Annotation: This is a predicted structure of a 72-nucleotide RNA (transfer RNA). Rfam family: tRNA. It is annotated as a transfer RNA. The coordinates come from a structure-prediction model, not an experiment, and the mean pLDDT is 81.
[in-house]
RNA sequence: CGGGAUGUAGUUCAGAGGUAGAAUUCUGCUUUCGGGAAGCAGAGGUCGUGGGUUCAAUUCCCGCCAUCCCGA
Numbered sequence: 001c002g003g004g005a006u007g008u009a010g011u012u013c014a015g016a017g018g019u020a021g022a023a024u025u026c027u028g029c030u031u032u033c034g035g036g037a038a039g040c041a042g043a044g045g046u047c048g049u050g051g052g053u054u055c056a057a058u059u060c061c062c063g064c065c066a067u068c069c070c071g072a
Base pairs, nucleotide, nucleotide: 001071002070003069004068005067006066007065010024011023012022013021018055025043026042027041028040029039030038048064049063050062051061052060
């Protein structure tokens, strides 16, 4: 320098045009003599960033940034 992959909750990952989900984590409650386990409720997101398309973008298109892989 060229090509490709990934970027979503504190963590690991789904979601591929129509209000953002799971597990785990954290908080409270129930249960227990207490803890753990289990159950219930709640908390936690500018979906890497800047534009474009669209009535509507996490999703489609373009640039950039970060990490990883391949080639030179």